Predicted 3D model of RNase P RNA and transfer RNA as a complex of 417 nucleotides.

RNA sequence: GGAGCCGGCCGAGCGGUCGCCGGGGGCAACCCCGGAGGAAAGUCCGGGCUCCACUGGGCGGGGUGCCAGGUAACGCCUGGGGGGCGCAAGCCCACGGAAAGUGCCACAGAAAAGAUACCGCCGGAGCGAUCCGGUAAGGGUGAAAAGGUGCGGUAAGAGCGCACCGCGCAGGUGGUAACACACUGCGGCAGGGUAAACCCCACCUGGAGCAAGACCGAGUAGGGGAGCGUUCGAGUAUGCCCAGACGAGCUCCCGGGUAGGUCGCUAGAGGUGCGCGGUGACGCGCGUCCGAGAUGAAUGGCCGCUCUCGACAGAACCCGGCUUACAGGCCGGCUCCCACC
RNA sequence: GCUGACGUAGCUCAAUUGGCAGAGCAGUUGCCUUGUAAGCAUCAGGUUGCAGGUUCAAUUCCUGUCGUCAGCUCCA
Numbered sequence: 001g002g003a004g005c006c007g008g009c010c011g012a013g014c015g016g017u018c019g020c021c022g023g024g025g026g027c028a029a030c031c032c033c034g035g036a037g038g039a040a041a042g043u044c045c046g047g048g049c050u051c052c053a054c055u056g057g058g059c060g061g062g063g064u065g066c067c068a069g070g071u072a073a074c075g076c077c078u079g080g081g082g083g084g085c086g087c088a089a090g091c092c093c094a095c096g097g098a099a100a101g102u103g104c105c106a107c108a109g110a111a112a113a114g115a116u117a118c119c120g121c122c123g124g125a126g127c128g129a130u131c132c133g134g135u136a137a138g139g140g141u142g143a144a145a146a147g148g149u150g151c152g153g154u155a156a157g158a159g160c161g162c163a164c165c166g167c168g169c170a171g172g173u174g175g176u177a178a179c180a181c182a183c184u185g186c187g188g189c190a191g192g193g194u195a196a197a198c199c200c201c202a203c204c205u206g207g208a209g210c211a212a213g214a215c216c217g218a219g220u221a222g223g224g225g226a227g228c229g230u231u232c233g234a235g236u237a238u239g240c241c242c243a244g245a246c247g248a249g250c251u252c253c254c255g256g257g258u259a260g261g262u263c264g265c266u267a268g269a270g271g272u273g274c275g276c277g278g279u280g281a282c283g284c285g286c287g288u289c290c291g292a293g294a295u296g297a298a299u300g301g302c303c304g305c306u307c308u309c310g311a312c313a314g315a316a317c318c319c320g321g322c323u324u325a326c327a328g329g330c331c332g333g334c335u336c337c338c339a340c341c
Numbered sequence: 342g343c344u345g346a347c348g349u350a351g352c353u354c355a356a357u358u359g360g361c362a363g364a365g366c367a368g369u370u371g372c373c374u375u376g377u378a379a380g381c382a383u384c385a386g387g388u389u390g391c392a393g394g395u396u397c398a399a400u401u402c403c404u405g406u407c408g409u410c411a412g413c414u415c416c417a
Stems, first nucleotide, its partner, number of pairs: 001337010012306007020035006037312001041323002044321005049209004055243005061205005066080005081095001082093004096200002101198002103194003118139002120135006147165006166189001167187005172181003213263004223254006235246002256416002270289008307310001342413007351366004360397001368384001370382003390406005
């Protein structure tokens, strides 16, 4: 100098003026303070919170899926194992089970799965066309065809025999474990793929959602119809059944009334500095800070100056993640190549 | 805000153990008719919303994303 990998951060700034939302002060005029994001998004997971009597059991459903740890919890994160890609830094993986069972594998092909034989090869019969038998090394079909290489063996062949590699089982060693082993023994060798097909195994899982829910107030036709039910028991929150408890109402349609207020509502698994423990995610201790809370719903308009002329995008109960979108810029660490000293 | 469903030809809809994406209407061309309509014959038209993944193979299974539609206040 070039190419690349990983992590973190910012995402226009300043001033004036007029407004908007919230809080505080003041008798008032008015004054002071605060006011979107890294994703506020998608609503894909997990939790807090609230209500349903989440009482017990069973079936069903759903989810997760190498191991260990972190955490309130997770499908997230960290570390490790295995596999794949890359020279490397590093990146990616829905990564349990197909030697439990069932299903499916179009077309082609002899055969698509406890095998079979189209061409071929070999033996026999026949003058011959051809027929019978052996074989699975070679060819062909297909996405996929019953381990690989070599030697022996044979009529030709074949785990038929042997050596090495691969595979399975048992043991040993190391590791918490996944797993690893150029450790030992046994078995010629289970036998294609598919579990993001049913399924099996292990673990987890009650449902609903702030329009949850609580309180105050106003208003009227607490009306009409249909069905179910009142100890022969409807219904009791969102799959079904049983037991137990409560239990006289429940569901649908038509019609009517009200579109007010308060709470929930933001100080929390919170941010940040230092120290300690841990490889790390993270945890503990001390100090310090307070950073929106609306309910037709605020965060904007104008003017001046500056710059690199400004992306994706707007809170609605809260929090931890994941995923997706994003003009441009900054910082740190690392790898490879080239040149020079 | 919360919850659920659906995207297939120009339009309305099919397509199930995953195996060549079809039908009706509309459209093209021809016949019939003096001409039109109807009728008959014929042909064309598809990134299955988009992007990935699983699989030999995806409209179908899985994930992400975009769009459309529907439902949900309280009293009695």
The prediction has a mean pLDDT of 83. Rfam match: Bacterial RNase P class A. From the family's description: Ribonuclease P (RNase P) is a ubiquitous endoribonuclease, found in archaea, bacteria and eukarya as well as chloroplasts and mitochondria. The family's RNA type in Rfam is ribozyme.